[in-house]
Bacterial RNase P class A from a Paracoccaceae bacterium, 383 nucleotides, folded computationally. NCBI's taxonomy places the organism under Bacteria, Pseudomonadati, Pseudomonadota, Alphaproteobacteria, Paracoccaceae. The coordinates come from a structure-prediction model, not an experiment, and the mean pLDDT is 76. The gene name in the source record is rnpB. The model forms 97% of the base pairs in the Rfam consensus.
RNA sequence: GCAGAUGGCCGGAUGGCCGCACCUGCCGGGCGUGCGUGUCCGGCGGUGAGGAAAGUCCGGACUCCACGGAGCAACGGCGCCGGGUAACGCCCGGCCGGGGAGACCCGAGGGAAAGCGCCACAGAGAACAGACAGCCUGCCUGUGCAGGCAAUGGUGAAACGGUGGGGUAAGAGCCCACCGCGCACGCGGUAACGCGGGUGGCACGGCAAGCCCCGCCGGGAGCAAGGUCGAAUAGGAAACACGGAAGACAUCGCGUCGAGGUUGCUUCAGCCUUGUGUUUCGGGUGGGCCGCAAGAACCUGCCGGUGACGGCUGGUCCAGAUGAAUGGCCAUCGAGGGGACCAUGUCCCUGAACAGAAUCCGGCUUACAGGCCAUCUGCCACC
Numbered sequence: 001g002c003a004g005a006u007g008g009c010c011g012g013a014u015g016g017c018c019g020c021a022c023c024u025g026c027c028g029g030g031c032g033u034g035c036g037u038g039u040c041c042g043g044c045g046g047u048g049a050g051g052a053a054a055g056u057c058c059g060g061a062c063u064c065c066a067c068g069g070a071g072c073a074a075c076g077g078c079g080c081c082g083g084g085u086a087a088c089g090c091c092c093g094g095c096c097g098g099g100g101a102g103a104c105c106c107g108a109g110g111g112a113a114a115g116c117g118c119c120a121c122a123g124a125g126a127a128c129a130g131a132c133a134g135c136c137u138g139c140c141u142g143u144g145c146a147g148g149c150a151a152u153g154g155u156g157a158a159a160c161g162g163u164g165g166g167g168u169a170a171g172a173g174c175c176c177a178c179c180g181c182g183c184a185c186g187c188g189g190u191a192a193c194g195c196g197g198g199u200g201g202c203a204c205g206g207c208a209a210g211c212c213c214c215g216c217c218g219g220g221a222g223c224a225a226g227g228u229c230g231a232a233u234a235g236g237a238a239a240c241a242c243g244g245a246a247g248a249c250a251u252c253g254c255g256u257c258g259a260g261g262u263u264g265c266u267u268c269a270g271c272c273u274u275g276u277g278u279u280u281c282g283g284g285u286g287g288g289c290c291g292c293a294a295g296a297a298c299c300u301g302c303c304g305g306u307g308a309c310g311g312c313u314g315g316u317c318c319a320g321a322u323g324a325a326u327g328g329c330c331a332u333c334g335a336g337g338g339g340a341c342c343a344u345g346u347c348c349c350u351g352a353a354c355a356g357a358a359u360c361c362g363g364c365u366u367a368c369a370g371g372c373c374a375u376c377u378g379c380c381a382c383c
Base pairs, nucleotide, nucleotide: 001379002378003377004376005375006374007373008372009371010370012333013332014331015330016329017328018327020048021047022046023045025044026043027042028041029040030039031038032037050354054365055364057363058362059361060360061359062222063221064220065219075218076217077216078215079214080094081093082092083091084090095109096107097106098105099104110213111212115211116210117207118206119205132153133152134149135148136147137146138145139144161179162178163177164176165175166174180202181200182199183198185196186195187194188193226290227289228288229287236281237280238279239278240277241276242275247257248256249255258274259273260272261271262270263269264268297316298315299314301312302311303310304309336350337349338348339347340346341345
């Protein structure tokens, strides 16, 4: 210098003018009030998006509901080992498998000798196997029959251990060596696991993001949670007053009983009325306030740890709406991009991506123009 790998950071700057939201610190004014003070308006001052505020996919804080405790079942999730954390499906360190020349990257990575199920197409045969081509032997001489074999070919994602040798009619774990596998052992490691020699004799194909088994975790709903203050109207309850009078029950605008009035001479029957006002109480709608901004917070330094992270010291206060503010214009600069010029330079044009809080926090995932830093790998050149 070129090509890469990993981790981290920034993601327009400065000034001016106009505007928006919140705070209520200061000042002035209006309204209400006896005061305290409340409310509204204006001015000054202060603060005002993100690394993802996003998706709402995990884990929590907080709140309400349910619940005597524990267990079991069902359902859902997670799943190598050790550690971190409030917790996690997250993170760190390792193991194993796979990829890369390497730095490094990827992995839903428990159990398939508990059971069930599935294994398309092709193929003879896909799981207590099987014989298409083929090889060998006999009868025997034909494009035949009987028997032996599974080494060779062919099919497939996968063919009932692999390679080599011996052996045989041809063959075969039939025998042997090595590899693989199983079993028990020794050593190292907290463990996953690794290494070693021994032994067995091929017995045990794959799939659990199919059912299932084993272990662990999980009560439900979510800030429109939840709490609180409570207008008018309508409706509910109670008391009192007016009135000649009294209401009660009820399926609550159906009706029944009672009371009062009225019609007919009476018993009895029919009809009508049973109201109005004031005060108080409780629920609750619109609406206001709280929840709601000091926290598993952020920054500096030191210490412990390989690391995630933890501890200590000092400092800082950092948006808070509810149709929802965080914006616009101008000037100077500006990384980068494009173009012209005989271009190691000058000039011209352009001029910041994704996006945007709504109870809060820890993660993951997704989107993102452009730039910076650190460490590492490979190759080339020079000293």